[in-house]
Context: one part of a larger RNA
RNA sequence: CUGGGCGUAAAGGGCGGGCAGGCGGUCCGUUAAGUCCACUGUGAAACUCCGGGGCUCAACUCCGGACAUGCAGUGGAUACUGGCAGACUAGAGACCGGUAGAGGCAAGCGGAAUUCCUGGUGUAGCGGUGGAAUGCGUAGAUAUCAGGAAGAACACCUGUGGCGAAGGCGGCUUGCUGGGCCGGAUCUGACGCUCAUCCGCGAAAGCGUGGGGAGCAAACAGGAUUAGAUACCCUGGUAGUCCACGCCGUAAACGAUGGGCACUAGAUGCCCGGGUCUAUAGACGGCUUCGGUGUCGCAGCUAACGCGUUAAGUUCUCCGCCUGGGGAGUACGCCGGCAACGGUAAAACUC
Numbered sequence: 001c002u003g004g005g006c007g008u009a010a011a012g013g014g015c016g017g018g019c020a021g022g023c024g025g026u027c028c029g030u031u032a033a034g035u036c037c038a039c040u041g042u043g044a045a046a047c048u049c050c051g052g053g054g055c056u057c058a059a060c061u062c063c064g065g066a067c068a069u070g071c072a073g074u075g076g077a078u079a080c081u082g083g084c085a086g087a088c089u090a091g092a093g094a095c096c097g098g099u100a101g102a103g104g105c106a107a108g109c110g111g112a113a114u115u116c117c118u119g120g121u122g123u124a125g126c127g128g129u130g131g132a133a134u135g136c137g138u139a140g141a142u143a144u145c146a147g148g149a150a151g152a153a154c155a156c157c158u159g160u161g162g163c164g165a166a167g168g169c170g171g172c173u174u175g176c177u178g179g180g181c182c183g184g185a186u187c188u189g190a191c192g193c194u195c196a197u198c199c200g201c202g203a204a205a206g207c208g209u210g211g212g213g214a215g216c217a218a219a220c221a222g223g224a225u226u227a228g229a230u231a232c233c234c235u236g237g238u239a240g241u242c243c244a245c246g247c248c249g250u251a252a253a254c255g256a257u258g259g260g261c262a263c264u265a266g267a268u269g270c271c272c273g274g275g276u277c278u279a280u281a282g283a284c285g286g287c288u289u290c291g292g293u294g295u296c297g298c299a300g301c302u303a304a305c306g307c308g309u310u311a312a313g314u315u316c317u318c319c320g321c322c323u324g325g326g327g328a329g330u331a332c333g334c335c336g337g338c339a340a341c342g343g344u345a346a347a348a349c350u351c
Base pairs, nucleotide, nucleotide: 004322005321006320007305008304012319014201015200016199017198021194022193023192025088026087027086029084030083031082033081034080035077036076037075038074039073040072041071042070048066049065050064051063052062053061054060091191092188093187094186095184096183097182098181099180103177104176105175106174107173108172109171110154114150115149116148117147118146119145120144121143125136126135162169163168206247207246208245209244210243211242215241216240220236221235222234223233258318259317260316262314263313266296267295268294269293270292271291273289274288275287276286277285300307301306324351325350326349333344334343335342336341
């Protein structure tokens, strides 16, 4: 390379946009590059295979044939692929009318709780644990009432629910803004799918500058436990957690399942639109359809578990990735980064 694979055995890129490239709907015409046929030239010999000959056989050797799967030229075929030209509307997009939503960004506002401060009441404890102690408290704590301040997060609603490409998104209001779905069928007329490189987004932790700091809390200190206890438990507590701007670019970034189109029994729940029936002043309800999200399940698939119209079934297409364990996601080199570190990525050796 061929071949085989990627839910859990090694293997789906964290997610998206997208150039090149690969692949690409229906019909007509044309061309004849791919494709197919015939012929011609060439494709050295040795080697290989087949037939035969020569050394007494064989090895060896000689002759003939095959083979040389290729390339070029000429003539021809036109179903498929490609090129060119024309047309179409079922893919895709636009338009119009609706519709649901924690989708994003910004500003403002709200209540509960917590801590702190001030004042009142009040007195000896509080707190904490398996039990304690450290700790707090007669300089008046804990408890309770009133007032004030601050920061962070938004109970109930909350759902097996919704939205987003993923990360993720949850109090309320307003402004700006992205996407989806349904209905109509007015327009464009294949404008599509995927995507190496590239670009952007990307939880938490971490980094830089400035702010903020209630609670929580790495590190750290103390008290316990213990043989010890650099832990688990307790009392404290700093970075950090929060905001602005700039970096980092990782994750069990998981459905451990890349994207797209098509096809292949059903049953049942939920969410959002549309249609229709019945009732009606309506809500509700029944049937049906599109989109989404779950559960079960036929065929089929699977090593099994399980998957099963949201496929891991049946096909095509494009990308990424795997190739025994350790060494190692390491060394070296290069690239990126302020750093931490990230990306790419071996070998010796060993089992």